c-di-GMP-I riboswitch aptamer from an Acidobacteriota bacterium, 86 nucleotides, folded computationally.

RNA sequence: UACCGAUAAAGGCACCCCCGCAGCGAUGCGGGUCCGCAAAGCCAGGAGUCUCGGCCGUCUGCUGCCGAGAUCGUCCGGUUACCGAA
Numbered sequence: 001u002a003c004c005g006a007u008a009a010a011g012g013c014a015c016c017c018c019c020g021c022a023g024c025g026a027u028g029c030g031g032g033u034c035c036g037c038a039a040a041g042c043c044a045g046g047a048g049u050c051u052c053g054g055c056c057g058u059c060u061g062c063u064g065c066c067g068a069g070a071u072c073g074u075c076c077g078g079u080u081a082c083c084g085a086a
Stems, first nucleotide, its partner, number of pairs: 004084002012037002017032006035073001041079003045076003048071008057062001
């Protein structure tokens, strides 16, 4: 330095649920809580999933297409980083 990741040390994040606020919504933010996480830091580039609107079809359940969004704690990719046993 690269890989790797301890029943190590220090520090970090925070699912579900509850409360408040914002949004048509997916969801986001703040507080409580703590399921978990070695990138559960950052980036919506690829795939997936989800939301709203429009169009077409329709067996009225929804499919497809287009537009605008959400999600990085779904996966891949990019990028940066703490610690150091085997």